């Protein structure tokens, strides 16, 4: 320098053009339970790496970029 892969609540991950408010686990606040804690139960907050572009409509397709991880010269 060529080429391929990935990036999503804190953490692991689904999700592959639409309907809802981006699920689903731990994990985190509160609340109920309990003597208490620990399970268990309801409840909350918390996320699409930027950026521009196709599009009636983007986490999803293109483009540049950042970041990481391969293969090759």
């Nucleotide at each position: 320098g060529g080429c391929c892969c990935c990036g999503u609540u804190g953490u692991g991950u689904a999700g592959u053009g639409g309907u809802c408010c981006a699920g689903c686990a731990c994990g985190c606040g509160g609340c109920c339970c309990u003597c208490u804690c620990a399970a268990g139960g309801c409840u909350g907050a918390a996320a699409c790496g930027g950026c521009g572009g196709u599009u009636c409509g983007a986490a999803u397709c293109c483009g540049c970029u950042c970041g990481g991880g391969g293969c090759u010269a």
Molecule: transfer RNA
Organism: Propionibacteriaceae bacterium